A computed fold for a 1505-nucleotide RNA from a Chthonomonadaceae bacterium, annotated as small-subunit ribosomal RNA. Its Rfam family is "Bacterial small subunit ribosomal RNA". Its mean pLDDT, the model's own confidence on a scale to 100, is 85.
RNA sequence: AGAGUUUGAUCCUGGCUCAGGACGAACGCUUGCGGCGUGCCUAAGAAAUGCAAGUCGAGCGGGUUGUGAGCUUCGGUUCACAGCUAGCGGCGAACGGUCGCGUAACACGUAGGUAACCUGCCCUUAAGACCGGGACAACACUCCGAAAGGGGUGCUAAUACCGGAUGUGCCCAUCGAAGGACAUCCUUUGAUGAGUAAACCCCGUAAGGGGCUUAAGGAGGGGCCUGCGGUCUAUCAGCUAGAUGGUGGGGUAAUGGCUUACCAUGGCGACGACGGGUAGCUGGUCUGAGAGGAUGUCCAGCCGGACUGGGACUGAGAUACGGCCCAGACUCCUACGGGGGGCAGCAAUUAGGAAUCUUGCACAAUGGGCGAAAGCCUGAUGCAGCGACGCCGCGUGGAGGACGAAGGCCUUCGGGUUGUAAACUCCUUUUCCCAAGGAAGAAACAAAUGACGGUACUUGGGGAAUAAGCCCCGGCUAACUCCGUGCCAGCAGCCGCGGUAAUACGGGGGGGGCGAGCGUUGUCCGAAUUUAUUGGGCGUAAAGAGCGCGUAGGCGGGUCGCCAAGUCCGCUGUUAAAAUUCGGGGCUCAACCCCGAAAUGUCGGUGGAUACUGGCGAUCUUGAAGUAGCUAGGGGAAGAUGGAAUUACCGGUGGAGCGGUGAAAUGCAUAGAUAUCGGUAGGAACACCAGUGGCGAAGGCGGUCUUCUGGAGCUAUCUUGACGCUGAGGCGCGAAAGCUGGGGGAGCGAACGGGAUUAGAUACCCCGGUAGUCCCAGCCCUAAACGAUGGAUACUAGGUGUCGGGGGUAUCGACCCCUCCGGUGCCGCAGCUAACGCAAUAAGUAUCCCGCCUGGGGAGUACGGCCGCAAGGUUGAAACUCAAAGGAAUUGACGGGGCCCCGCACAAGCGGUGGAGCAUGUUGUUUAAUACGUCACUAACCGUAGAACCUUACCAGGGUUUGACAUGUCGGGAAAUUCCAUGAAAGUGGACUUCUCCGCAAGGAGACCCGAACACAGGUGUUGCAUGGCUGUCGUCAGCUCGUGUCGUGAGAUGUUGGGUUAAGUCCCGCAACGAGCGCAACCCUCAUCCCAUGUUGCCAACAGAUAAAGCUGGGAACUCUUGGGAAACUGCCGGGGUAACUCGGAGGAAGGUGAGGAUGACGUCAAGUCAGCAUGGCCCUUAUAUCCUGGGCUACAAACAUGCUACAAUGGACGGUAUACAAAGGGCUCCGAACCCGUGAGGGUGAGGCAAUCCCAAAAAUCCGUCCCCAGUUCAGAUCGCAGGCUGCAACUCGCCUGCGUGAAGGUGGAAUCGCUAGUAACCGCAGAUCAGCUAAGCUGCGGUGAAUACGUUCCCGGGGCUUGUACACACCGCCCGUCAAGUCACCUGAAUUGUCUGCACCCGAAGUCGGUGGGGUAACCCGUAAGGGAACUAGCCGCCGAAGGUGUGGGGAGUAAGGGGGACUAAGUCGUAACAAGGUAGCCGUAUCGGAAGGUGCGGCUG
Repeated sequence: AGAGUUUGAUCCUGGCUCAGGACGAACGCUUGCGGCGUGCCUAAGAAAUGCAAGUCGAGCGGGUUGUGAGCUUCGGUUCACAGCUAGCGGCGAACGGUCGCGUAACACGUAGGUAACCUGCCCUUAAGACCGGGACAACACUCCGAAAGGGGUGCUAAUACCGGAUGUGCCCAUCGAAGGACAUCCUUUGAUGAGUAAACCCCGUAAGGGGCUUAAGGAGGGGCCUGCGGUCUAUCAGCUAGAUGGUGGGGUAAUGGCUUACCAUGGCGACGACGGGUAGCUGGUCUGAGAGGAUGUCCAGCCGGACUGGGACUGAGAUACGGCCCAGACUCCUACGGGGGGCAGCAAUUAGGAAUCUUGCACAAUGGGCGAAAGCCUGAUGCAGCGACGCCGCGUGGAGGACGAAGGCCUUCGGGUUGUAAACUCCUUUUCCCAAGGAAGAAACAAAUGACGGUACUUGGGGAAUAAGCCCCGGCUAACUCCGUGCCAGCAGCCGCGGUAAUACGGGGGGGGCGAGCGUUGUCCGAAUUUAUUGGGCGUAAAGAGCGCGUAGGCGGGUCGCCAAGUCCGCUGUUAAAAUUCGGGGCUCAACCCCGAAAUGUCGGUGGAUACUGGCGAUCUUGAAGUAGCUAGGGGAAGAUGGAAUUACCGGUGGAGCGGUGAAAUGCAUAGAUAUCGGUAGGAACACCAGUGGCGAAGGCGGUCUUCUGGAGCUAUCUUGACGCUGAGGCGCGAAAGCUGGGGGAGCGAACGGGAUUAGAUACCCCGGUAGUCCCAGCCCUAAACGAUGGAUACUAGGUGUCGGGGGUAUCGACCCCUCCGGUGCCGCAGCUAACGCAAUAAGUAUCCCGCCUGGGGAGUACGGCCGCAAGGUUGAAACUCAAAGGAAUUGACGGGGCCCCGCACAAGCGGUGGAGCAUGUUGUUUAAUACGUCACUAACCGUAGAACCUUACCAGGGUUUGACAUGUCGGGAAAUUCCAUGAAAGUGGACUUCUCCGCAAGGAGACCCGAACACAGGUGUUGCAUGGCUGUCGUCAGCUCGUGUCGUGAGAUGUUGGGUUAAGUCCCGCAACGAGCGCAACCCUCAUCCCAUGUUGCCAACAGAUAAAGCUGGGAACUCUUGGGAAACUGCCGGGGUAACUCGGAGGAAGGUGAGGAUGACGUCAAGUCAGCAUGGCCCUUAUAUCCUGGGCUACAAACAUGCUACAAUGGACGGUAUACAAAGGGCUCCGAACCCGUGAGGGUGAGGCAAUCCCAAAAAUCCGUCCCCAGUUCAGAUCGCAGGCUGCAACUCGCCUGCGUGAAGGUGGAAUCGCUAGUAACCGCAGAUCAGCUAAGCUGCGGUGAAUACGUUCCCGGGGCUUGUACACACCGCCCGUCAAGUCACCUGAAUUGUCUGCACCCGAAGUCGGUGGGGUAACCCGUAAGGGAACUAGCCGCCGAAGGUGUGGGGAGUAAGGGGGACUAAGUCGUAACAAGGUAGCCGUAUCGGAAGGUGCGGCUG
């Protein structure tokens, strides 16, 4: 520090996800040791048991135990000493410990104030303690009670209580004085008067010590007040009655509405009051570069709580965790009468929960309480225990050890890897076990005193001994293979893996990472500049408010002076400790601990600076405003008025249609329409001018005239002197549609009716037509209200239009020209931008202010509020869901987009197919099997250039198992052939016969056969979506690319586009391109002309011979021809056009512009076809999915399709001819087979010749000539069937071909639709060949013969090429995609009602208790009195105010449940349509109204996206 993920690819925007760190954690697997930390985050739920606050006998009386002494009636009693102690009394119990409920607050933090205060114990100082008195516990007796406990009578002490004295002092009142201060007042001091204290108690022989009272000071602790700081929510906007202030009274330690009476009516709030939600605050902690963000566990400070609510008492201190009273809930005991309790102390229990420990030891240390002290108490604390919960440290051994064991895994079978790893040898002993020694922590005057602990540590002995796992290995992200599985099981943080070759699932091997841990989950920060102060944006990605006026607020021109609030600098106070950082030190190191330093604030004080901001004062003119003059304008409002047109009505003319459409129909019309002329009426809108022209803030504004009225520009530079800019709230304006009331209504026209179109047509088209559109008054307040661009100011190249005004020049004048200001357009530089683009009218460079955005959907929806008559508007979420949604640009593809061009593409023609019969193929069906593949064009006379057996892969049956076939090993034998038996055959059994080579021989070798066992064979089994090769198709279309350069952030572009031209990316010209490659063309083959050579088997002109005739013979080499070689054609020549390429015409020529035909198929597309032609990976079968045989099947047949053949006839059929003329190209030895003979014929017999320019197949046929037929189901057509034959073959039944005779079906030119062909072509005619025993061939491949018609042309159909355009497509239009309906799941909204909870208000009741009143009852101390008694004072009781809980009524908030209702999201293959994306087939979209199953349609206005 980044990475993955939107796309075919790119750039951008933008979200999601990952890598890091952290934790009071939890879960899974695993676990050797130690140190230091840490451990109920949930139920502030409930609570067994034990402990957690006592102590003092040196305050007091008594009791009791022990010892001693005295007396004794021996029962006892008195005294002393030493313990223990219930009670009175003192101090403590308000600390320590625990928890975080509440609390949004002066609770906390920080800085201050207290001149408004308190303070036990402790320290310092000053002064003092005199004289008296009366009680109450304990105790004794007695009574009540189960208990808890209580009552009565009597006795008694004190450092308990009370009266008086004294008064250093203190306090109060009055009268002064001095000083100080911050508004009150404060400090010091004088005089007079009133008031006010104590325990002379305890210890001690004493000295002395401890304690007591008053006052002052200190230390430490607290109370109160204030500035500032730190949460969310405005879908909480108004809150407040002790409320804000004053005066008097009361109260407190003290200020204060703290409280009360009266008076006033204030106080708080958009700088967020009030309400609601959440929350203890801080030092700190985690993270981050920082700014920040998150957090508040342990430790420390503060606050708050102690079962819930209320209350006071005591006290220095509490409104008191282990105190009291009351109420409530819960719980325990009970004799039912009544009592007790409060672990959020330490352990422990239970519940809850994913989850959090021992009912331990000790007061040895530190600290606390009491005590004079000894000491006692202390679950504070010190330690130990449990938990890998965290951090830190150590170990599980070290060295050597193979061209490398075994085993595992992989393998291309060679090997590789695990791997120096192990074994083995040598060594060490941290840890562990045993034994011995053994601390510091202990500090006080000596002694004594250790829970931890026989611990840490040290030494010796033993022995490699006791000790390794977890996660991951597709990318991000380090690490790869095999097997299994087969969209299953599963994985997954995101992208995504898995449908038979999975590095992604599971296992194995191997590897990577970390390591006593490793992963997962959760949460926080980071990455995220993804809330942007640092540090983002708003034309099109999310985002500028529809527009203006203006309040608060924010910001603000030039100059001078003063102040010093902001700002800056110095000093200073504080910022607790701990923590952090740095330096040093102690535990063996580290964690941990200790010491020192630094650092820490938007803080306080103080001194200074004055540039900037600010404040005050003064001044200036350029911003702003005004004044004067001039100017343009559909700016606004009201009133008046004009003509054209439409329609209606009246009248005239006229006479059959009009109207409307793609075509029609509905409609109107003989009751006279349309058309035309004249007249009348009424409403709405204003042609031309008219313009990227004007005005207005926007919406918007258009005939003419009048009145009223707003704003702007220019010139002058005259006046004021910053008066300015923006603008949250607020107010006003605001198209169309719509609403209310009243008018008006010509045209147009939602809805509606009708006619068409259509599968349907709730639409588009047509005929009608209501609201509305218009006016007045009032609402509504929204639009693609758009420049999708807020306002203001300043600056930053130019060019060119146009509107308004001014100046200059010039002119007689108007123009022209130059120039300034303001408006409005286009082009363009810099700059900016993701790009497109913007570019002085900025989207550039800057400043100020406002509004708005933060992934898509849900949703501008729900709920709530406000506004509205309504429609609705405005404000505006969440659950849930997705990994994208999006912008710009690129390359393609596509378009019922455009332009250009080509092709038998259409058109023009000729002939067919589709109808019939038959053949062949396919589908389907059937079957034991009807083998397999192929499916638009590009499957279907295709693989198959030959299915009776074979082929053959299929079926049935019969057999074989190293096999029908290959190689290797062993044994035996020649093998083969022939014959016999059996069998359907395969096969089985038997007979006959006995090879070659080497070698003297023994023997060996070879081919072949038999047998045995094993390696293996074999498979037309599967996957063409694992493949090679080959092929089809686009398409013989003219395209497809590369290098370098250039342009672009990039994908890419350029080149290859453009202007011409061509069959052609063919060539030329131009050009940021220049070249090149694969294609085109040419080179190759055939045909057409000529030349040379050649001359048999071919040829025969001349010569000779011969025949019935014939190149038949001699011969010839001329010609045809054969086979080789060459020539020829190149737009070369001429003319027209053109820059050129080229084109048009012509000449010559056998051939002319590619001469004709063939071969030749670019980059690629279709996961096109083929595993069954061949090859081949993987998988599968192995007495079978292999192999052999017989028979059957591939030949079935209701039907459909495809390709053909033959026809339907007279351009024909039949017959005949001297039984007629003329080809080319092929084939031939298991072959072609002449001639002759036989047969009607197929054919048979015989067999010449031919291994082929020699012989044969072989007859070419259409054609030509003649005759008949005469338009009929025929003298057409030949299917079908019968009979008789022929040929091939082992065999023609299933299932061959041919012949003869007979039979003589459909069919009379074929619906919609559709195919081929542009010249030696179509059409018609025959011939040959491959395969092959034969043949289903009417197929295929070739060959020749006869031989046309037509092309105006490119509008349309199809296909293709180029350029361009749009796109929401990229699996690329067979694309994408919208809505209803139906099904499932999920969350949400609403909902009659219902259940908890919180809370406001009003009222009722009213505990404890404080306060007040009363107090006739009660009372020791003081006073009077001898006393009785009275007084004073206090008090029980009662009354009153307040007052918790409770109750009643009525509101509000939030939560749960819920029949039903509503939409939403998601879910491979449901239904209906086709709305959108291309002109998406009616351009789309926005607002509004209305209609419709649904997308949606239509009206009105608007936008161009």